[in-house]
The part of an RNA shown here (small-subunit ribosomal RNA, 5' domain) has 528 nucleotides and comes from an uncultured prokaryote. The coordinates come from a structure-prediction model, not an experiment, and the mean pLDDT is 87.
Context: one part of a larger RNA
């Protein structure tokens, strides 16, 4: 001098645009954060329209009926390993940068080859019964894209001209001829579903090199090091076990102890460096504490399970329930950090064919001068150099063009009023084209009509009025720009360093005037 997730004090108009628990990985009321598919399935609690019977105040009310739009609970697919939080652990199973070979890979792509024939079951519903509840038990049905087998297949495997093992699933939409039990066979697209092949992604594992302080820490290892054989893995390997050898690392710092998430990056600095690692983006841990595995393509799983511990709540004492380091909030700790907002309109992401439906992710808004940037608090003119202050040598100086006077402007905020862009889609209608037996569905594209906005009183523009609503702060001995009067009397204070105050203080309080900087502006703390 630059910097900050900055914190006090004085003081404060307005806009843009970021960032906001650095401390207790403390504990948490209340709310919301992962759901979705009726175009897997039985089905109908609830609404809604339809049909039927009744009963009348004849357009109303009861009951029926899943018939139709839709759906609670349940069975079944995907999701829920994603976003999104912290940073405690970890000093190397981590980052970083550079390699590699024994691997998985659900959705997606693309290829090739199927998708045929059969079975048993079980939730829900209905009976029953236990228990305050959480929830369990016992019977009887029933459906699937759910579960099991038969066939037939490639890649497996094996003693290899031969054997073994070994899949699947349907739904929708439309429709000319045929055939029907009138319910649909058939057909055709679309969505699927099996097996393999290859890709992409997306992860698992190895190897080098680099990664803090300490030696007042010098030896440390026994599954330790290797090797055979075996096991378990997607997969290599002491990763595991047997057995056999006696290795293995170490002053180029093992082992110990201490700090500490890692990078891009940030800030400083002519650089080398030095410090840091908030936002934002990559990896990587964790998820109350400690441990386990189940599911699954992917977890050893933040709003899944099981054991165990510490807390907190319910209880009818027999026994349950929970985990905000999501996104608000709350006690609490601190010198310190926001609103229990909107909203799916955009972006993106889960389910769906699709309409959609979810989404504290996200995009907004709110508070905070916390940090940068911009504007603003008037402009011309105006010497009688007023009046008041302060000073004074008593004449004057100084505030000071400074006010007032006159003449103007209207930015910012105020009222009015118009008004973009963020919007792309989606939905009807028709033209074309693919597909197709088909002019029908369905996709693709093109044209038209329509139509989706939290923000929002948006930016933006016009207009009205009227100087009107808007300046502080910290310093004036020297470093260091800026001087004098009074009070004080080594007292009260001031102080970054020197060093002022003990009766003329330009260093202490006050006034005047003057300097910086400006919505600031000093202190304090911190790195360079």
């Nucleotide at each position: 001098g630059a910097u900050u997730g900055a914190a006090c004090g004085c003081u404060g108009g307005c806009g843009g645009c970021a960032g906001g628990c650095u401390u207790a990985a403390c504990a948490c009321a209340u709310g919301c954060a992962a759901g979705u598919c009726g175009a897997g399935g039985g089905g109908u609690a609830a609404c809604a329209g339809g049909g039927a019977u009744u009963g009348c105040u004849u357009g109303c009310a009861a009951u029926c009926c899943g018939c139709u739009g839709a759906c609670g609970a349940c069975c079944g697919g995907c999701g829920c390993a994603c976003g999104g939080g912290u940073g405690a652990g970890u000093a190397a199973u981590g980052c970083g940068c550079a390699g590699g070979a024994a691997u998985u890979u659900g959705c997606c792509c693309a290829g090739c080859a199927g998708u045929g024939g059969g079975g048993g079951a079980u939730a829900g519903c209905c009976c029953g019964g236990a228990g305050a509840a959480a929830u369990c038990c016992g019977g009887a049905u029933u459906a699937a894209u759910a579960c099991c087998g038969c066939a037939u297949a490639a890649g497996c495997c094996c003693c290899a001209c031969g054997g073994g093992g070994g899949a699947a699933a349907g739904c929708a939409a439309g429709g000319g001829a045929u055939c029907u039990u009138c319910g649909g066979a058939c057909c055709u697209u679309g969505c699927g579903c099996u097996a393999u092949u290859g890709g992409a992604u997306c992860a698992g594992c190895c190897u080098g090199c680099g990664u803090c302080g300490g030696a007042u820490u010098a030896g440390c290892u026994u599954g330790u090091u290797g090797g055979u054989a075996g096991g378990g893995u997607a997969a290599u390997g002491g990763c595991c076990u047997a057995c056999c050898a006696a290795g293995g690392c170490a002053a180029c710092g093992a082992u110990c102890c201490g700090u500490a998430g890692c990078u891009g990056g940030u800030c400083u600095g002519a650089g080398a460096g030095g410090a840091u690692g908030a936002u934002c983006a990559g990896c990587c841990a964790c998820a109350c504490u400690g441990g386990g595995a189940c599911u699954g393509a992917g977890a050893c799983a933040c709003g899944g399970c099981c054991c165990a511990g510490a807390c907190u709540c319910c209880u009818a004492c027999g026994g349950g329930a929970g985990g905000c380091a999501g996104c608000a909030g709350u006690g609490g700790g601190g010198a310190a950090u926001a609103u229990u907002g909107g909203a799916c309109a955009a972006u993106g992401g889960g389910c769906g064919c699709a309409a959609g439906c979810c989404u504290g992710a996200u995009c907004c808004a709110g508070c905070c001068a916390u940090a940068c940037c911009g504007c603003g608090u008037g402009u011309g003119u105006g010497a009688a150099g007023a009046a008041g202050g302060c000073u004074c040598u008593a004449g004057g100086g100084u505030u000071g063009u400074a006010a007032a006077g006159c003449a103007c402007u209207u930015u910012a905020a105020g009222u009015u009023g118009g008004g973009a862009g963020g919007a792309a889609a989606g939905g009807g209608u028709g033209a074309u084209g693919g597909u197709u037996a088909a002019u029908a569905u369905c996709c693709a594209c093109c044209a038209u009509c329509u139509g989706u906005g939290a923000c929002g009183u948006u930016a933006c523009c016009a207009a009205c009025a009227g100087a009107a609503u808007a300046a502080g702060c910290a310093c004036c001995g020297g470093c260091u720009a800026a001087c004098u009067c009074c009070g004080u009397g080594c007292c009260a204070g001031c102080a970054g360093c020197c060093g002022c105050g003990g009766u003329a203080a330009u260093a202490c309080g006050g006034a005047g005037g003057g300097u910086g900087c400006a919505a600031g502006c000093g202190u304090u703390a911190a790195u360079c």